[in-house]
RNA sequence: GGUAGAAUGGCCGAGUGCUCAGGCGGUGGAUUGUAGCUCCAUAAACAAAGGUUUAAGUCCUUUUUCUAUCA
Repeated sequence: GGUAGAAUGGCCGAGUGCUCAGGCGGUGGAUUGUAGCUCCAUAAACAAAGGUUUAAGUCCUUUUUCUAUCA
């Protein structure tokens, strides 16, 4: 340099254009003599910039970073 793929909360991870699942963790509460377990509630995310669309995490373009492979 060519080709292919990936980027989603603090972490992991799902998501076929029409409500951002779920788990771990955090915070508050219930329970308990205390802690743990369990239960309830709560906060928190789509790599960046543009475009298409009534509507974009999802489709298109460019950029950035990472991975694999070829040279």
A computed fold for a 71-nucleotide RNA from Hoplias malabaricus, annotated as transfer RNA. Taxonomically the source falls in Hoplias (Eukaryota, Eumetazoa, Vertebrata, Ostariophysi). It matches the Rfam family "tRNA". It is annotated as a transfer RNA.